This is a predicted structure of a 122-nucleotide RNA (FMN riboswitch aptamer (RFN element)) from uncultured Ruminococcus sp.
The coordinates come from a structure-prediction model, not an experiment, and the mean pLDDT is 79.
The source organism's lineage runs through Bacteria, Bacillati, Clostridia, Eubacteriales and Ruminococcus.
The RNAcentral record of the sequence draws on MGnify.
């Protein structure tokens, strides 16, 4: 310094509903993964990809103060079973959560946003 960086919907009801109800759908970084697979080695051991929305930190949103850099603070949700020396992360079953404006009540539509960013990649 360049790039690159969020996903998801069908009906039904109603005068109106991608918001209600029905049964569906989605799941940002980095860590962590008793380790689990694949490759290798004679053994120790190395290598390689992937593995968490609900652990642990962070982006974003949102708020306070600022002329603006920015500072500061907020900021969602998991249990039961199995295995097991040992499980927040593994198998299994069942649950839960998802920013602000808008608009008939929105994780899934519009809009700040051709933005910004945690961080990857060269």
């Nucleotide at each position: 310094u360049u790039u690159c960086a969020g996903g998801g919907g069908u009906g039904g009801u109603g005068a109106a509903a991608g918001u209600c109800c029905a049964c569906a759908c989605u799941g940002g970084c980095g860590g962590u993964g008793a380790u689990g697979a694949g490759c290798u080695a004679a053994a120790a051991g190395g290598c390689u990809a992937c593995a968490a929305g609900u652990c642990c930190g962070c982006g974003a949103c949102c708020g306070u103060a600022g002329a603006a850099a920015u500072a500061c603070g907020c900021u969602g949700a998991u249990u039961c079973g199995g295995u097991u020396a040992g499980a927040a992360u593994c198998c299994g079953a069942a649950a839960c959560c998802a920013a602000c404006g808008g608009u008939a009540u929105a994780g899934u539509c519009c809009g700040g946003a051709u933005g910004g960013a945690a961080g990857a990649a060269a």